The RNA shown here (Glycine riboswitch aptamer) has 90 nucleotides and comes from a Paracoccaceae bacterium. The prediction has a mean pLDDT of 78. Rfam family: Glycine riboswitch aptamer. Rfam links the family to the GO term glycine biosynthetic process.
RNA sequence: AAUAACAUAUCGGGAGAAUCUGGUUAAAUCCAGUGCCGAAGGAGCAUGCGCCCCACUAAACUCUCAGGUCAAAAGGACCGAUGUGUCAUU
Numbered sequence: 001a002a003u004a005a006c007a008u009a010u011c012g013g014g015a016g017a018a019u020c021u022g023g024u025u026a027a028a029u030c031c032a033g034u035g036c037c038g039a040a041g042g043a044g045c046a047u048g049c050g051c052c053c054c055a056c057u058a059a060a061c062u063c064u065c066a067g068g069u070c071a072a073a074a075g076g077a078c079c080g081a082u083g084u085g086u087c088a089u090u
Base pairs, nucleotide, nucleotide: 001090002089003088005086006085007084008083009082010081011080012079013078018034020033021032022031023030035069036068037067041065042063043062044061048056
């Protein structure tokens, strides 16, 4: 110096589901209820480990605790670009 992996910052893209019901608020505000959604987070399992048990080990699958649920805003897994750091190789 280059490449790969991981972490992180910035920018861009980024879905789904009641304009629900009642009261309330200046208000898309607050409270309660029911239904719904899965792509913050969280939890669960397959498989593998000679066999059993235990332990370890996945997800965009499943659950829906949390979160979200007109639009807007915010958030948002994931993808791309750029930078920084760590480790490894040449």